[in-house]
RNA sequence: GAGUUUGAUUAUGGCUCAGAACGAACGCUGGCGGCAGGCCUAACACAUGCAAGUCGCAGGAGAAGCCACCUUCGGGUGGUGGACACUGGCGCACGGGUGAGUAACGCGUGGGCACCUACCUUUAGGUACGGGAUAACCUCGGGAAACUGGGGCUAAUACCGAAUACUCCGUGCGGGGGAAAGAUUUAUCGCCCUGAGAUGAGCCCGCGUUGGAUUAGCUAGUUGGUAGGGUAAAAGCCUACCAAGGCGACGAUCCGUAGCUGGUCUGAGAGGAUGAUCAGCCACACUGGGACUGAGACACGGCGCAGACUCCUACGGGAGGCAGCAGUGGGGAAUAUUGGACAAUGGGGGCAACCCUGAUCCAGCCAUGCCGCGUGAGUGAAGAAGGCCCUAGGGUUGUAAAGCUCUUUCACCGGGGAAGAUAAUGACGGUACCCGGAGAAGAAGCCCCGGCUAACUCCGUGCCAGCAGCCGCGGUAAUACGAAGGGGGCUAGCGUUGUUCGGAAUCACUGGGCGUAAAGCGCACGUAGGCGGAUUCGUUAGUCAGGGGUGGAAGCCCGGGGCUCAACCCCGGAACUGCCCCUGAUACUGCGAAUCUCGAGUCCGGAAGAGGUGAGUGGAAUUCCUAGUGUAGAGGUGAAAUUCGUAGAUAUUAGGAAGAACACCAGUGGCGAAGGCGGCUCACUGGUCCGGUACUGACGCUGAGGUGCGAAAGCGUGGGGAGCAAACAGGAUUAGAUACCCUGGUAGUCCACGCCGUAAACGAUGGGUGCUAGCUGUCGGCAGGCAUGCUUGGCGGUGGCGCAGCUAACGCAUUAAGCGCCCCGCCUGGGGAGUACGGUCGCAAGAUUAAAACUCAAAGGAAUUGACGGGGGCCCGCACAAGCGGUGGAGCAUGUGGUUUAAUUCGAAGCAACGCGAAGAACCUUACCAAUCCUUGACAUACUUGUCGCGAUCUUAGGAGACUAGGAUUUUCAGUUCGGCUGGACAGGUGCUGCAUGGCUGUCGUCAGCUCGUGUCGUGAGAUGUUGGGUUAAGUCCCGCAACGAGCGCAACCCUCACCCCUAGUUGCCAGCAUUUAGUUGGGCACUCUAUGGGAACUGCCGGUGAUAAGCCGGAGGAAGGUGGGGAUGACGUCAAGUCAUCAUGGCCCUUACGGAUUGGGCUACACACGUGCUACAAUGGCGGAUACAGUGGGCUGCAACCUUGCGAGAGGUAGCAAAUCUCUAAAAUCCGUCUCAGUUCGGAUUGUUCUCUGCAACUCGAGAGCAUGAAGUCGGAAUCGCUAGUAAUCGCGGAUCAGCAUGCCGCGGUGAAUACGUUCCCGGGCCUUGUACACACCGCCCGUCACACCAUGGGAGUUGGUUUUACCUGAAGACUGUGGGCUAACCCGUAAGGGAGGCAGCAGGCCACGGUAAGGUCAGCGACUGAAAGGAAGUCGUAACAAGGUAACC
Repeated sequence: GAGUUUGAUUAUGGCUCAGAACGAACGCUGGCGGCAGGCCUAACACAUGCAAGUCGCAGGAGAAGCCACCUUCGGGUGGUGGACACUGGCGCACGGGUGAGUAACGCGUGGGCACCUACCUUUAGGUACGGGAUAACCUCGGGAAACUGGGGCUAAUACCGAAUACUCCGUGCGGGGGAAAGAUUUAUCGCCCUGAGAUGAGCCCGCGUUGGAUUAGCUAGUUGGUAGGGUAAAAGCCUACCAAGGCGACGAUCCGUAGCUGGUCUGAGAGGAUGAUCAGCCACACUGGGACUGAGACACGGCGCAGACUCCUACGGGAGGCAGCAGUGGGGAAUAUUGGACAAUGGGGGCAACCCUGAUCCAGCCAUGCCGCGUGAGUGAAGAAGGCCCUAGGGUUGUAAAGCUCUUUCACCGGGGAAGAUAAUGACGGUACCCGGAGAAGAAGCCCCGGCUAACUCCGUGCCAGCAGCCGCGGUAAUACGAAGGGGGCUAGCGUUGUUCGGAAUCACUGGGCGUAAAGCGCACGUAGGCGGAUUCGUUAGUCAGGGGUGGAAGCCCGGGGCUCAACCCCGGAACUGCCCCUGAUACUGCGAAUCUCGAGUCCGGAAGAGGUGAGUGGAAUUCCUAGUGUAGAGGUGAAAUUCGUAGAUAUUAGGAAGAACACCAGUGGCGAAGGCGGCUCACUGGUCCGGUACUGACGCUGAGGUGCGAAAGCGUGGGGAGCAAACAGGAUUAGAUACCCUGGUAGUCCACGCCGUAAACGAUGGGUGCUAGCUGUCGGCAGGCAUGCUUGGCGGUGGCGCAGCUAACGCAUUAAGCGCCCCGCCUGGGGAGUACGGUCGCAAGAUUAAAACUCAAAGGAAUUGACGGGGGCCCGCACAAGCGGUGGAGCAUGUGGUUUAAUUCGAAGCAACGCGAAGAACCUUACCAAUCCUUGACAUACUUGUCGCGAUCUUAGGAGACUAGGAUUUUCAGUUCGGCUGGACAGGUGCUGCAUGGCUGUCGUCAGCUCGUGUCGUGAGAUGUUGGGUUAAGUCCCGCAACGAGCGCAACCCUCACCCCUAGUUGCCAGCAUUUAGUUGGGCACUCUAUGGGAACUGCCGGUGAUAAGCCGGAGGAAGGUGGGGAUGACGUCAAGUCAUCAUGGCCCUUACGGAUUGGGCUACACACGUGCUACAAUGGCGGAUACAGUGGGCUGCAACCUUGCGAGAGGUAGCAAAUCUCUAAAAUCCGUCUCAGUUCGGAUUGUUCUCUGCAACUCGAGAGCAUGAAGUCGGAAUCGCUAGUAAUCGCGGAUCAGCAUGCCGCGGUGAAUACGUUCCCGGGCCUUGUACACACCGCCCGUCACACCAUGGGAGUUGGUUUUACCUGAAGACUGUGGGCUAACCCGUAAGGGAGGCAGCAGGCCACGGUAAGGUCAGCGACUGAAAGGAAGUCGUAACAAGGUAACC
């Protein structure tokens, strides 16, 4: 920097990614070289070989071999020679390995001293005299071995004594003590003592060095002193005695983890992580103790003991220690050769030659890393072939290939051949390098392509298989899976995994926060600590400056240089931000001293107050008791009931009792630190404010721990108990109701004392101090001015608004959430969880402190737009109300569901499917079913091969028909049109997907809304405009306004009806004239009418009202009056609404069938349910009779007058009319008469029978007529529909479709009402506002129990193991102390025997490892059972929360 919470936004906040790195590992792949690196795990166990020896110039002895001599031929002697050992010297304490332990003076850094230092350098000296042993060797033994015992001989630079002592040690200042080694040869190497140096050790100190307080107290040699011992040396290092100290909140002790550093990785830096390779230090060497030797060790390849393990064994005993180099097994994701050489560098020994050296130098293995090189270069368009895609045109792979012309780095072959060495010596190595040769020849892969993140298409798959770092892909068109083509990235590597830093300002020193996102302790007092007013002087600790020392080398950085470059290496510089010392400065801080008054406090004078504690006291009300009056109810609720009441309630009057709380005053009024405090009086008492400016003189602020106070509830003891009231009981409500409501009612509420210590203890805002605009209200003091009840000023509280500033926004704003300083507390994603365990407190309840595993990619804040609300306001609509008529009941028609069926084709599904698609299923339609046929097809377009005269009309046979097989007539000649057969392209599909689509349509809704440009406001989503005040049918108009304009809608423009005029009069009309049966004819066009064009209506006029507006109300005139009635017209959008079966169309599917044809059947079924209708139930009617008036429309395959005929449907004739002419055409409700309330003279279903019509054909399955039959039904439960005027209701007429079929649909006219107070309620809608945890938007969201499987975890009788503490027992080896009767060469005494000194063994003592016993602490594993929690697919029960969430929510 990016992705990810949302519909969108902003901030908070976590998760994730892009970078760099690695001792890495894994997957795929792999040409060369250089330089590096290579058991991170089991400090697990180790076979085998090697890794430390050397010196004959310390010593004795001296094999083999050679030479000489001798010989009894066995051999011996001498010389030379120098092996294996031995004594002795030096080395083995270095070098090499590892990181177990160690939180420590272990390491780092800087100081210090009470010390030692072999070999080395240097200084001053010495190096004389003696002695006794002992290995080897010889011999005798023991033992399996390892090894070892006795006796005998011998040397030394091995050992010992005495002499000497300038220096040396030591002292009681008299004195005392202490050395030596020779060798070889003529020059050296040695030896002893001594001073100094160098080097390397030792010890001490300051500072720095991990996590945990759920580890808070630790410590008896502990802290100090004295004396003694001890060490190379200071020291409780050790011992005795004395004292009682020492360490710790600046973290002791305990627990966990860890070698430390230079450095390394990362990072802008500060930091964070790390401590492989290289270098310094430390520690360790199978585990645990221990000492010996030595200059140096408590010793990796030494010793002794104990333990575990392994091996050998003759069972008696022995041997061993790869964390040296190789190597083996094991562990593990994982880490190499049982190589060469001492040539170089270095180490040990030696005078040296030289020997040893798995240190080292090299080689081998491994892409483990870094660096370099190559896998070819140029040209080459027919843009080849092939692949892939395609809109079929082409595009792309792609100059890529091929072809042509070149080159030869690397690798390969051949030849030469180093430096590294200074005279010799080269493992590497015939290596590096040089020369020559051949030939493009031998040499490219890996990951990715949805976004982040560079790179896109096709196919397959179909929530499958799979992918995934996060968000997320996959349910039939997947750029996200798999494959292919293409592309992107890196390249001998590329990806993945793991780890670290970064990004992460996500622990914030640099550099964060805490009103609402996580976060201010409930409040105060106060300890330590931190911070602190003014002036002066001193000091110089901090601070600053200069200088000195140190800060190892390597590394990093800079500049040079060397390998062809680079990596790598070499040289120089800088740096190493640190520590120490010296000198200087003195502003600030500190420290010391002195002074001051403004901070703080005291004093004096006033003031207000529900501040606190105790005692007393008052009235109203409630309840109870007593008595009176009084009678049937009272009480309670949405409505009721439980309850009380005739044993007298409720009501009312009087009296009494008891407890608790204090109406009005009362107020964003007062007081208090907070919790909190309210009748009145008294007593005691805390704090505050104002004024004065007398006193003290910084006495201050904050405050970890600590202490105190701390609502309600709760607990303990004892009282008290009127009202209220958890629990509980009953009554209701309800599906249930362990609730809400009601009737009761116990703890409790009250008092005293003692606990508890928590609250949404909130201003969700810690305390203090200073500074930074104002306006206004109120409470308590004070002061000034005067108008004497006003005003002004200032102080202290408490509110409202508001500027700057701050804030993510909301908001805060002198009472800060502004600008600074000081101190404290707290936060670091959500859940798990304020939970578990542990500790502390508590009588208990519980409080406090406070995790982890696991799990999610979010959780949360503020604001925005919507949607929603059993939120609010305003308004509208046949929405309700007021009315009229229906539906729901009956019969029938019709559609649907269901059922049935071979099929009952398909679609439509709340409103907005259901007399819908269908404006008309007997066949056809027809898509369905059964059966029978066809396969380039019933239909379209090319093409090709060959072939046939087809075609049309009539007709015969078979067949259910499609079809098949013929015949006749006509036409005509082209292989040309048309047509048939054959073949392959293709046709065809009412097959699927309306959730892939176009088009069309429904619906909200003819509702008044939906948007844009510019500007402005806001970080932004967005807002404004469009809100507001009026008004309207209307976002209609007016006014106002940070808006000004505009668009789609509204309205108007269009059609029609209503009035008038003009024009025109045929088929229309007839006033007047003539005429007729008749506008029939003449005539006329005035009227009606027709059909073309105009006019008319605009709140225009008047009055009132309103704001002088828009408009509204009333009136006049007018045919019509406030959009005159009706229609057409349907904004942005919503419903993945409907339609793939009107049509079109992507994809998929079928292709002798899911296509095509035919016959018959079905779509017409029928227990049932629903919708829409018709006809009725009758008298506003039925029947009979009489008879007037319409308007749309239709008509040649037609409408048909009129005549005849039939009871009738009809039939037979036949004028007229392609129609203002003829015709359908008769209108019906109307009027008169009759019937008289009944299943009827209502009603007509059903059924029988006879007919008519249409039509190839009325069986399934048409309509109609006549006669006969005469069902249900007497006005319809819950519920529900339409309608506001020429409307409802009622009456008939026409048309489309159509051969026929209409109760449906679309139209037409006739007759012609009732009602609307009004907007509380139901439904729908519009605007504003409010709440929201909703945004798939309330058909939303979401909680808890239970059930199921799974994961981690707490408790748990116990059990297993690790670690540790205390007490006791045991006590190896060892050093120390004592003893030392046994043993004893050197010195002394002694002629000697012997004795002495000294020593050794042995023994004893304390110390002590391992081990054992007992009791704890702590950690971990397992554990029947059990607790809560997390996530899980569509389970169960309810509905708690989000809206007033339907009882406001929450602590």
Molecule: small-subunit ribosomal RNA
Organism: uncultured prokaryote